[in-house]
RNA sequence: UGUCUUGAAGGGCAAACCUGCCGAAAGGCGGGGACGCAAAACUAUGGGUCUAAAGCUUUAUGCUAUGAUUGCCAGGUUACCAGA
Repeated sequence: UGUCUUGAAGGGCAAACCUGCCGAAAGGCGGGGACGCAAAACUAUGGGUCUAAAGCUUUAUGCUAUGAUUGCCAGGUUACCAGA
């Protein structure tokens, strides 16, 4: 320096739910709170999934992403300690 494993030590993040704000919605941000996570750090690049304002039309619980989701999966980038 690289790879793999583990989680002793130091720690880190924060699901559901409650609440304030933003948003058409999905959802996001802040506070509280911990289900869990060895990348549950970053990235919307590919796939999947969610929403449908505007638009279209066959007027329907219709179609559709330019919107969202990284704690859905994968890829890329970065990273603490210990051991081999």
c-di-GMP-I riboswitch aptamer from a Bacillota bacterium, 84 nucleotides, folded computationally. Lineage of the source: Bacteria > Bacillati > Bacillota. Its mean pLDDT, the model's own confidence on a scale to 100, is 83. Of the family's consensus pairs, 95% are formed in the model.